[in-house]
The RNA shown here (c-di-GMP-I-GGC riboswitch aptamer) has 79 nucleotides and comes from a Gemmataceae bacterium. It was read from a public genome assembly, where an Rfam model found it. The source organism's lineage runs through Bacteria, Pseudomonadati, Planctomycetota, Planctomycetia and Gemmataceae.
RNA sequence: CGCGACAAAGGCAAACCAUCCGCAAGGAUGGGACGCAAAGCCAUGGGUCCUUCUCCCCAGGAUUGCCAGGCUACCGAAU
Numbered sequence: 001c002g003c004g005a006c007a008a009a010g011g012c013a014a015a016c017c018a019u020c021c022g023c024a025a026g027g028a029u030g031g032g033a034c035g036c037a038a039a040g041c042c043a044u045g046g047g048u049c050c051u052u053c054u055c056c057c058c059a060g061g062a063u064u065g066c067c068a069g070g071c072u073a074c075c076g077a078a079u
């Protein structure tokens, strides 16, 4: 560099519940753990979803716990 143990230490926290924000997707905080070796960060490409009567276009938005890509990083068995 790479790889990822029925290892050790430490970390994150799905669903659901409460309160709050948002038209919505969804988000924040607390509780809670399904899982996660980048489930750390970045909406850059693709995907999915939302936009206050409905549909399309445009535009705007959400999601990094959908997949790539970029940046950074703890530990050290086997290969």
Stems, first nucleotide, its partner, number of pairs: 003076002011036002016031006034065001040071003044068003047063005